[in-house]
RNA sequence: GGCCCUUUAGUUCAAUGGAUAGAAUAGAUGUUUCCUAAACAUUUGAUCCAGGUUCGACUCCUGGAGGGGCUA
Numbered sequence: 001g002g003c004c005c006u007u008u009a010g011u012u013c014a015a016u017g018g019a020u021a022g023a024a025u026a027g028a029u030g031u032u033u034c035c036u037a038a039a040c041a042u043u044u045g046a047u048c049c050a051g052g053u054u055c056g057a058c059u060c061c062u063g064g065a066g067g068g069g070c071u072a
Stems, first nucleotide, its partner, number of pairs: 001071007010025004018055001027043005048064005
């Protein structure tokens, strides 16, 4: 250089082109406890970027960026 895969909460993962993007865990607050832990309740937080297609895009297309692999 060429080709392929991948990118969604702090982390690990969901989400037939149609719901207010959902869960676990982590964080915060509260209840409980002499205190901590555990348990329970509540709660914060995300679609890598820019275009395009579409009535509608996490999802499809194009380009770019990051990561990984194959090849010379």